[in-house]
Formats: sequence, C1' cells, structure tokens
RNA sequence: UUCAGUAAAAGGCAAACUUAUUGAAAAAUAAGGACGCAAAGAUACGGGUCUAAGGUAAAAUGCUAAGAUAGCCGUGCUACCUCG
Repeated sequence: UUCAGUAAAAGGCAAACUUAUUGAAAAAUAAGGACGCAAAGAUACGGGUCUAAGGUAAAAUGCUAAGAUAGCCGUGCUACCUCG
C1' cells in the first nucleotide's frame, strides 16, 4: 500500500416508535430510544423508490422534480482497528 475481516480492543453511527419544531407532502432536524451497520462516512453522478406545492390536462383524477431518499443499488472520493 492492497485485499480480507470469522477473532480482540478502543471507540463510532442509530431503524421502528414517542415528543417538539420545520415543510404542501415525501421527509428533515433536536431529545429520548436501539432494529441493525466495518463505511449505516461525505457526495444526488447513473439507475430505482417516495412525494406532487407549483405547473399542466381535467368530471373524478391523472401526469410532472426544480423536492426527498447515501439505512435501495451502483460508480468515483475519504477513513478507525488487526486474529490476518
């Protein structure tokens, strides 16, 4: 340095749910809480998924991302430890 991680140690993150706030919603943030995670670190670049305020066609309603998701997958980037 690369790969691997079934062991150890030091630590790390935090699903569902609850409360508060923000938001049109999806969802996000904070506190509590742990289902899990060896990149569950950062990033919407490719695909997927969610939402549809606005826009658009409208009878109902449909379509649409410039919104969201990195704990859906992939590409690239960065990083702790070592029975190996």
Molecule: c-di-GMP-I riboswitch aptamer
Organism: Aquibacillus halophilus